[in-house]
RNA sequence: CGAGUCGGUCAGGCAAUCGCCGGCAGACGCUGCGUGAGCAGCGCGCUGCGGGAGGAAAGUCCGGGCUCCACAGGACGAGGCGCCAGGUAACGCCUGGGAGGCGUGAGCCUACGGAAAGUGCAACAGAGAGCUGAACCGCCUAAGCCGCGUUUUGCGCGGCCGGUAAGGGUGAAAAGGUGCGGUAAGAGCGCACCGCACGCGUGGUAACACGGCGUGGCAGGGAAAACCCCGCCUGGAGCAAGGCCAAAUAGGAAUCCAACGGUGUGGUCCGCACCGGAUUCGGGUAGGCUGCUGAAGAUUCGCGGUGACGCGGAUCGUAGAUGAAUGAUUGCCCGGACGCCUGUGGGCGUCCCGACAGAACCCGGCUUAUCGACCGACUCGCUUU
Numbered sequence: 001c002g003a004g005u006c007g008g009u010c011a012g013g014c015a016a017u018c019g020c021c022g023g024c025a026g027a028c029g030c031u032g033c034g035u036g037a038g039c040a041g042c043g044c045g046c047u048g049c050g051g052g053a054g055g056a057a058a059g060u061c062c063g064g065g066c067u068c069c070a071c072a073g074g075a076c077g078a079g080g081c082g083c084c085a086g087g088u089a090a091c092g093c094c095u096g097g098g099a100g101g102c103g104u105g106a107g108c109c110u111a112c113g114g115a116a117a118g119u120g121c122a123a124c125a126g127a128g129a130g131c132u133g134a135a136c137c138g139c140c141u142a143a144g145c146c147g148c149g150u151u152u153u154g155c156g157c158g159g160c161c162g163g164u165a166a167g168g169g170u171g172a173a174a175a176g177g178u179g180c181g182g183u184a185a186g187a188g189c190g191c192a193c194c195g196c197a198c199g200c201g202u203g204g205u206a207a208c209a210c211g212g213c214g215u216g217g218c219a220g221g222g223a224a225a226a227c228c229c230c231g232c233c234u235g236g237a238g239c240a241a242g243g244c245c246a247a248a249u250a251g252g253a254a255u256c257c258a259a260c261g262g263u264g265u266g267g268u269c270c271g272c273a274c275c276g277g278a279u280u281c282g283g284g285u286a287g288g289c290u291g292c293u294g295a296a297g298a299u300u301c302g303c304g305g306u307g308a309c310g311c312g313g314a315u316c317g318u319a320g321a322u323g324a325a326u327g328a329u330u331g332c333c334c335g336g337a338c339g340c341c342u343g344u345g346g347g348c349g350u351c352c353c354g355a356c357a358g359a360a361c362c363c364g365g366c367u368u369a370u371c372g373a374c375c376g377a378c379u380c381g382c383u384u385u
Stems, first nucleotide, its partner, number of pairs: 001381010012333007020052002023049004028043006054356001058367002061365005066238004078234005083097005098112001099110004113229002118227002121222001136168002138164003144160007176194006195218001196216005201210003242290004252281006261275005297316008334354002336351006
């Protein structure tokens, strides 16, 4: 210098003007209480002060707090999780480790229990695809049988019966690898080394490891993101949870009052139809208050720990809206792209250029989106000294 890996930070800045949301203080006004000084409450309003989105506020995918309902205990079922150890309020998250895979490397990835309980599955190709293995091509005719030739115990050729998993071919996968021996040709058929399985030992909390020992010629092939088996976890609904205050209208209950009634129809009577009044109470609706932002809080220091994290101290006070505030305009600066000029230092102009996106009970995670800029640690290659 180039190419990369991992971790982290920021998310344009400043000022002015005009607004929006909520807080505090003051003045003013109104209402209530009080003999009164005054106190309390309220205000689409006034003045001042200070506050007002995020790293993901998102998806609502996991886990918890909180609230209500249900609940003696157990079993079945359903769903989820799944190497080991630790962290945590908890987790499907995180940290450290193991194993396997990828990369020259820094590093990265992994639904990573059980296929020797059972059932089922495997397209296409291929002769053969799963207990007992498979003969398409190739290789072999030692033994047995038949025929022919040679000629005579035999040998040669052809065929039958066969043998063979070394070689070729198919496939994701064809039942250990290399070498030597062996054989008719071959083969763990035998042996050596490597690999594998099992047992023991050693190290490790464990997963697991071992160029430690022994046994076995050597498989119980894949797939459990198929059913299933094993182990562990899980009650349901959610702030529109829940609690409180509480109109108008209608309906309900109680008490009191009125009662031989009232209203309509009708000329009148009979008849017919309809109907009490007042007060109080409770439930519920509209609406309002609360839950509501002090939280497993933030920053920082020390100690313990490889780390996630834990313990202790100090400091801070940091949105609470509800048809839902957190904005707009202007100027200057910063960064970017493009164009022009240049004395190569730079200058000028333009830009629907400065991302993704916005709280809604709160918190811990994961995932997804994101213009760019910067910092730290590390790796590989080239060059110079």